[in-house]
RNA sequence: AAACGGCAAAGCCGGGGCGACCCGGCGACGCAAAGCUUCCGGUCUCGAGCGAGAUAGCGGGGCUACCGAA
Repeated sequence: AAACGGCAAAGCCGGGGCGACCCGGCGACGCAAAGCUUCCGGUCUCGAGCGAGAUAGCGGGGCUACCGAA
């Protein structure tokens, strides 16, 4: 390169949470790990003393994985 496929941004509807944000449905901006994991850093929330939480589709690390000219 190709093939079978996979995931699902924003937005909208319903629900949960103090909040960041999350869950379900519709929907596709994109993704070869946009599968899993908070170990490190960043950003965000709650608190305002240590701290606790969110983001894995912010970057790095770790583990796992389909096809293939490999």